The RNA shown here (Bacterial large signal recognition particle RNA) has 265 nucleotides and comes from an Actinomycetota bacterium. It is recorded under the gene name ffs. The organism belongs to Actinomycetota, within Bacteria. It matches the Rfam family "Bacterial large signal recognition particle RNA". Rfam classes the family as a non-coding RNA gene. Rfam describes the family as follows. The signal recognition particle (SRP) is a universally conserved ribonucleoprotein involved in the co-translational targeting of proteins to membranes. Its mean pLDDT, the model's own confidence on a scale to 100, is 77. The sequence is in RNAcentral, with records from ENA.
[in-house]
RNA sequence: CCGUGCUAGGUGGGGAGCUAGCGGUGCCCUGAACCCGCAAUCCGCUCCAGCGGGGCUGAAUCCCCACCCGAGGGCACGCGUCCGGAGGUCAGCUCCCGGCACGGGGUGUUGACGGUCAGGUCCCGCGCGACGUCACCUUGCGAACCGCGUCAGGUCCGGGAGGAAGCAGCGCUAAGCGAGCACUGACGGGUGCCGCGGGGGUGCCGGGCCCGAGCUACCGGUCAGGCAGGCGCUCCGGGCGGCCUGCUCGACGGUGGGUGCACGG
Numbered sequence: 001c002c003g004u005g006c007u008a009g010g011u012g013g014g015g016a017g018c019u020a021g022c023g024g025u026g027c028c029c030u031g032a033a034c035c036c037g038c039a040a041u042c043c044g045c046u047c048c049a050g051c052g053g054g055g056c057u058g059a060a061u062c063c064c065c066a067c068c069c070g071a072g073g074g075c076a077c078g079c080g081u082c083c084g085g086a087g088g089u090c091a092g093c094u095c096c097c098g099g100c101a102c103g104g105g106g107u108g109u110u111g112a113c114g115g116u117c118a119g120g121u122c123c124c125g126c127g128c129g130a131c132g133u134c135a136c137c138u139u140g141c142g143a144a145c146c147g148c149g150u151c152a153g154g155u156c157c158g159g160g161a162g163g164a165a166g167c168a169g170c171g172c173u174a175a176g177c178g179a180g181c182a183c184u185g186a187c188g189g190g191u192g193c194c195g196c197g198g199g200g201g202u203g204c205c206g207g208g209c210c211c212g213a214g215c216u217a218c219c220g221g222u223c224a225g226g227c228a229g230g231c232g233c234u235c236c237g238g239g240c241g242g243c244c245u246g247c248u249c250g251a252c253g254g255u256g257g258g259u260g261c262a263c264g265g
Stems, first nucleotide, its partner, number of pairs: 001265006009057003012030004020046005034054005063258006072249005078243001079241009092231003095226002098223003102220003105216003114210004119205003122199006128192002131188005137180005147172004155164003
């Protein structure tokens, strides 16, 4: 050095959690890795590794050690964001009130502001009109008897002449019921682009005249005052994050090193 047969070892590992601690089942990561039984108000152990049984491989790509890389997890301090609690503010924002024409806007020589004059809007009085209601007026109907006139027939009185009452019918009307309603009269009011007179007054509106360039807080800005509800702010607690920094564990992978026994050639 080669061959054969064996043995130690290996046959996945890791994080968080659980636990006095450790390993495992369950969760997550890695990525490809024999099988069966057991395990969460759990199973096993007291250390190097789940416990029990069976298989494969086996001295090196595979086993052991160190270092590097680093998926992923954990912790802490921050940062951002959201939620909850507490606090206070010579009150920053929001909110209220007032001032200032600095910027913008609007308006103004087709004349702003101001002044003045008369008017409207407001009040009172008097008219006129329209409308409505009533009356008047015109007209129709309108009384079995208890309204009027005329009263056939019939009735009554009378010797007679004659007289009387009077139903129906006809005519007329009263109360009343309708219709019309031009004029006239009275009354009314959620009545009128109506007229006259008086009052009132500066708030608004439009106008005439004078003057001749401003006026306006609508937006921004600024000044002063006010309120204490919300936001912002400070502190505390919590959730979340392809976030920052540090610490820690660390799979897969990489590099270097280490590790047998027997027999034969």